This is a predicted structure of an 87-nucleotide RNA (c-di-GMP-I riboswitch aptamer) from Nitrosomonas aestuarii. The sequence was found by an Rfam model in a public genome assembly. Rfam family: c-di-GMP-I riboswitch aptamer. Rfam's curators write: GEMM was predicted in a large-scale screen for bacterial structured RNA regulatory elements.

[in-house]
RNA sequence: ACUUUAACAGGGCAAACCUCGCGAAAGUGAGGGACGCAAAGUCAUUGAUCUACAGGGCCAAUGCCCCAGGAUAGCAAGACUGCAAAA
Numbered sequence: 001a002c003u004u005u006a007a008c009a010g011g012g013c014a015a016a017c018c019u020c021g022c023g024a025a026a027g028u029g030a031g032g033g034a035c036g037c038a039a040a041g042u043c044a045u046u047g048a049u050c051u052a053c054a055g056g057g058c059c060a061a062u063g064c065c066c067c068a069g070g071a072u073a074g075c076a077a078g079a080c081u082g083c084a085a086a087a
Stems, first nucleotide, its partner, number of pairs: 012037002017032006035074001041080003045077003048072003055066004
C1' cells in the first nucleotide's frame, strides 16, 4: 500500500413518527426523533421499484389506459472518493 474485518478510540449518518416548507404525485428540505448503517459518502450508468403533472389514446361524462423528462444512492450492480487499525 492492497485485501479483509467492524474489535479499540474519536466520531459520523439517521428509518418510522411529529411539526413547518416545497412538489400534481412519488418524494424531498429544515427542526425534533432513533430503526438501523463500515461507506446509510458522492454519481441515476445498468437492472428494479414508485409516481403520472405535461403529452398521447379511449369515453357523453365522473373517469380509465399508455408514457419519465420526476423519484428511490436506506433495492441490487457499477464508477469515484474516504476515517480508524486489533487481526